[in-house]
RNA sequence: GGAGGAUUGGCGGAGUGGUUGAACGUGCCUGAUUCGAAAUCAGGUGUACCUUCACGGGUACCGGGGGUUCGAAUCCCUCAUCCUCCGCCA
Numbered sequence: 001g002g003a004g005g006a007u008u009g010g011c012g013g014a015g016u017g018g019u020u021g022a023a024c025g026u027g028c029c030u031g032a033u034u035c036g037a038a039a040u041c042a043g044g045u046g047u048a049c050c051u052u053c054a055c056g057g058g059u060a061c062c063g064g065g066g067g068u069u070c071g072a073a074u075c076c077c078u079c080a081u082c083c084u085c086c087g088c089c090a
Base pairs, nucleotide, nucleotide: 001086002085003084004083005082006081007080010026011025012024018070027045028044029043030042031041032040046061047060048059049058050057051056063079064078065077066076067075
């Protein structure tokens, strides 16, 4: 240099343009159980900002930016990073 693939929450990982702000697993938190733990079971659990006395409520965010569309994690463009194969130099 050429070809292809990948990037989603603390971690892994799914995701036909419309019930997915995000399944499922794991981790973590709370509770049940236990003498106490582990295991098991139940519930909860992304970040930022705004709002509420509080419980809660709202908006945005799927590597960065832009576009298409009534609607984008999903399609298109561009950039970044990583991986695989091929080629070149040494």
Molecule: transfer RNA
Organism: Neolewinella xylanilytica